[in-house]
RNA sequence: GGGCGUGUAGCUCAGUUGGAUAGAGCAUUCGGCUACGAACCGAAAGGUCGGGGGUUCGAAUCCUCCCACGCCCGCCA
Numbered sequence: 001g002g003g004c005g006u007g008u009a010g011c012u013c014a015g016u017u018g019g020a021u022a023g024a025g026c027a028u029u030c031g032g033c034u035a036c037g038a039a040c041c042g043a044a045a046g047g048u049c050g051g052g053g054g055u056u057c058g059a060a061u062c063c064u065c066c067c068a069c070g071c072c073c074g075c076c077a
Base pairs, nucleotide, nucleotide: 001073002072003071004070005069006068007067010026011025012024013023019057028044029043030042031041032040050066051065052064053063054062
């Protein structure tokens, strides 16, 4: 330098053919339960969907540029 992949909540991930309020588990907070704690039950909070731009009535999803990380190939030494 070229190619491919990944990037969504604090962590690990899902998200179908583009469709209206973006979800799950764990963690956190509050409440219940308990002699107390764990476990369990209920609830809440938590998101510029890596960033910019574009297409579209509508974008996490399609196009484009860039960034970070990983893998493969190549070049120089």
Transfer RNA from a Gammaproteobacteria bacterium, 77 nucleotides, folded computationally. It matches the Rfam family "tRNA". The family's RNA type in Rfam is transfer RNA. Its mean pLDDT, the model's own confidence on a scale to 100, is 80.